[in-house]
RNA sequence: GCCCACGUAGCUCAGCCGGUAGAGCAACGGUUUCGUAAACCGUAGGUCGGUGGUUCGAUUCCACUCGUGGGCU
Numbered sequence: 001g002c003c004c005a006c007g008u009a010g011c012u013c014a015g016c017c018g019g020u021a022g023a024g025c026a027a028c029g030g031u032u033u034c035g036u037a038a039a040c041c042g043u044a045g046g047u048c049g050g051u052g053g054u055u056c057g058a059u060u061c062c063a064c065u066c067g068u069g070g071g072c073u
Stems, first nucleotide, its partner, number of pairs: 001072007010025004019056001027043005049065005
């Protein structure tokens, strides 16, 4: 220098043939217990890396760009 994959909640990830963003774990509250843990119920938490474009509408499509990993020379 060229090519590919990935970037979504605190963490691990799903969702991607465009239509109001989810799970598990963690956190917080409650039930239970003499108490703790476990179990069960509930709550909160996201500018979907950034900018621009297409569209009535973009996490999803396109361009550029930033970061991480891998391959080739």
A computed fold for a 73-nucleotide RNA from a Candidatus Omnitrophota bacterium, annotated as transfer RNA. Its mean pLDDT, the model's own confidence on a scale to 100, is 82. The source organism's lineage runs through Bacteria, Pseudomonadati and Candidatus Omnitrophota. It matches the Rfam family "tRNA". By type it is a transfer RNA.